[in-house]
Predicted 3D model of a 183-nucleotide RNA (Lysine riboswitch aptamer) from a Clostridia bacterium. Taxonomically the source falls in Clostridia (Bacteria, Bacillati, Bacillota).
RNA sequence: UGAUGAGGUAGAGGCGCGGAGCGUCAAUAGUAGUAUCAGGAACCCGGAAGGAAUGAUCUGAUCCGAAAGGGGCCUCCGCCGAAGUGCCAGGCUGCCGACAGCCUGGUGCUGGGCCUGCAUUGAAUAAGUGCAGGACUGUCACCGGAAGAUGACCUGGUUUUCCGGUGGAGUACUAUCUCAGAA
Numbered sequence: 001u002g003a004u005g006a007g008g009u010a011g012a013g014g015c016g017c018g019g020a021g022c023g024u025c026a027a028u029a030g031u032a033g034u035a036u037c038a039g040g041a042a043c044c045c046g047g048a049a050g051g052a053a054u055g056a057u058c059u060g061a062u063c064c065g066a067a068a069g070g071g072g073c074c075u076c077c078g079c080c081g082a083a084g085u086g087c088c089a090g091g092c093u094g095c096c097g098a099c100a101g102c103c104u105g106g107u108g109c110u111g112g113g114c115c116u117g118c119a120u121u122g123a124a125u126a127a128g129u130g131c132a133g134g135a136c137u138g139u140c141a142c143c144g145g146a147a148g149a150u151g152a153c154c155u156g157g158u159u160u161u162c163c164g165g166u167g168g169a170g171u172a173c174u175a176u177c178u179c180a181g182a183a
Base pairs, nucleotide, nucleotide: 001183004180005179006178007177008176009175010174011173014080016079017078018077019076020075021074023073024072025071033064035062036061037060038059039058043051044050045097046096047095083110084109085108086107087106088105089104090103091102092101093100094099111137112136114134115133116132117131118130119129120128121127139168140167141166142165143164144163145162146161147160148159149158150157
């Protein structure tokens, strides 16, 4: 000088990721539902509780008539395995189960956003998720090419930028610091 290994710090990808809000808008929806009238005649997802012949589940009509989740915008916050998701285990909430929502841990997959198709959740053609495909984009490696720089010049080498092709994955990539350290 220093391959390489371990640890730390900072940073880049861009319609970038996620969270919060008594914010706002549209839709949900003239839906659910309360009430009244009529029909009807014993039930309500199961259990408990409660309701119910002073008429249940249900059906039709009339008046009134939402909300949550999800989405757009705005503001703020945390960030770049940001985050999402499959499986397993555990926990919380809804009276218990079913069912639904949320949280934690382990493990696997996915670099990123977009478009298309299928499936699924959903009121939805929104949006989410999974699978498959497509071009785009960032990064690293290899190959080829162009230009510049580098010891007078040439060849070759090194290095910087750009173009093209192929391939890989985020425990990655770039920069830097500390420790160890082959040759």